[in-house]
RNA sequence: GCGGCCGUGGCGUAAUGGUAGCGUAGAAGACUGUGGCUCUUCAGGCCCGGGUUCAAUUCCCGGCGGCCGCC
Numbered sequence: 001g002c003g004g005c006c007g008u009g010g011c012g013u014a015a016u017g018g019u020a021g022c023g024u025a026g027a028a029g030a031c032u033g034u035g036g037c038u039c040u041u042c043a044g045g046c047c048c049g050g051g052u053u054c055a056a057u058u059c060c061c062g063g064c065g066g067c068c069g070c071c
Base pairs, nucleotide, nucleotide: 001070002069003068004067005066006065007064010024011023012022013021018054026042027041028040029039030038047063048062049061050060051059
């Protein structure tokens, strides 16, 4: 330099055009002699910019970052 894959809460991971879910971690409450376990509730996220579309996490273009391969 070229090509491929990926980027989603603190962490891990789904959704692939139509309300962004789940696990874990966190907070509050219930339970308990205390703690833990268990149950209930809550808060927290689509890498950035532009385009297409009635509607974009999803499709297209560019950029940034990570991993892999080739040179």
The RNA shown here (transfer RNA) has 71 nucleotides and comes from Candidatus Woesearchaeota archaeon CG10_big_fil_rev_8_21_14_0_10_37_12.
The coordinates come from a structure-prediction model, not an experiment, and the mean pLDDT is 81.
It matches the Rfam family "tRNA". The family's RNA type in Rfam is transfer RNA.
The source organism's lineage runs through Archaea, Nanobdellati and Candidatus Woesearchaeota.
The RNAcentral record of the sequence draws on ENA.